[in-house]
RNA sequence: GGUACACGGACGCCGAAUCCGCAUCUCGCGGAACCGGGAACCCAGGUUUUCCGGGGUGAAUCAACGCGCUCGCCGUUGUAGGGCACUUCCCAGCCCGAACCCGUCAGCUAACCCGGUAGGCGAAAUGGAAGCCGAU
Numbered sequence: 001g002g003u004a005c006a007c008g009g010a011c012g013c014c015g016a017a018u019c020c021g022c023a024u025c026u027c028g029c030g031g032a033a034c035c036g037g038g039a040a041c042c043c044a045g046g047u048u049u050u051c052c053g054g055g056g057u058g059a060a061u062c063a064a065c066g067c068g069c070u071c072g073c074c075g076u077u078g079u080a081g082g083g084c085a086c087u088u089c090c091c092a093g094c095c096c097g098a099a100c101c102c103g104u105c106a107g108c109u110a111a112c113c114c115g116g117u118a119g120g121c122g123a124a125a126u127g128g129a130a131g132c133c134g135a136u
Base pairs, nucleotide, nucleotide: 011122012121013120014119018032019031020030021029022028033117034116035115036114037113038112043107053105054102055101056100057099062078063077064076065075066074068073081096082095083094084093086131087130088129089128090127
């Protein structure tokens, strides 16, 4: 000097998942904000419905091929769609394209009702234009 790992802080990213107050031996409680679900008339007026069930959160759908193969699942290559240090547009590059839940039941939907506030990451944050914020 470099690399790897661990702990703590700061800054930041995905995500709704943050902040405040009262409590706090232990089990916590409430509020704001953000997010999700259920739920009328009207509309959807054309079809569908429990075995070919149906539906929800989420960007996370769909297709081809291959081995296994009852579906499913697995692998490869793509893909709808989504993310990357103020915002938008353009350019470039790099990633994700999952997982889970309800339980035969839900279109939209005002009042109203019911819930969530987790988890996981970062040695790098391309360039240009416009705007905005901040500093001097």